This is a predicted structure of a 118-nucleotide RNA (SAM riboswitch aptamer (S box leader)) from an uncultured Bacteroidota bacterium.
Its Rfam family is "SAM riboswitch aptamer (S box leader)". Rfam links the family to the GO term regulation of gene expression.
Its mean pLDDT, the model's own confidence on a scale to 100, is 81.
RNA sequence: GAUUUAUAAAGAAGGGUGGAGAGAUUAGGCUCUGUGAAGCUCUGGCAACCUUCCGCACAAGCGGAAAAGGUGCCAAUACCUAACCCGUCCGCUUUUGGCGGAUGGGAAAUGAUAAAUU
Numbered sequence: 001g002a003u004u005u006a007u008a009a010a011g012a013a014g015g016g017u018g019g020a021g022a023g024a025u026u027a028g029g030c031u032c033u034g035u036g037a038a039g040c041u042c043u044g045g046c047a048a049c050c051u052u053c054c055g056c057a058c059a060a061g062c063g064g065a066a067a068a069g070g071u072g073c074c075a076a077u078a079c080c081u082a083a084c085c086c087g088u089c090c091g092c093u094u095u096u097g098g099c100g101g102a103u104g105g106g107a108a109a110u111g112a113u114a115a116a117u118u
Stems, first nucleotide, its partner, number of pairs: 001118007013043005021032003026082004044074003049070002051066006078110001084106010
C1' cells in the first nucleotide's frame, strides 16, 4: 500500500517549542486562530479496538468488570451541505405533470481509526 470486518450525536487539556494558518480532499457555508493556527515535544486525561478476568451460551456470540501494555483520541455529529431514495413546506409553471428553493429522515460514496489477512 491492498482486502475484509467493526465503529462514530457520548467522553477527555495544560506546559514548552513554533510563528500563520487550521477544521482529510473539491466547492459552498460556518467555525477556530497573534488572548498564538498547523507541526514537533513533555505531562495529564478520555475511551475500551487489541488485552485480562467473571457470568450466560454446544457454539457463534452476548452481558459485566479492569486498565499494566499496543494503538487511537482529547472544539463544533466525521463541523454542516453536495450525487441517490422517501417525506414536509413554499414559490413558479404551458397543471394526472414539470422546475426551483427551504427543511426532516434513510441508504451510500469518500475519508478516519482499530483488528485480522496479505

It was read from a public genome assembly, where an Rfam model found it.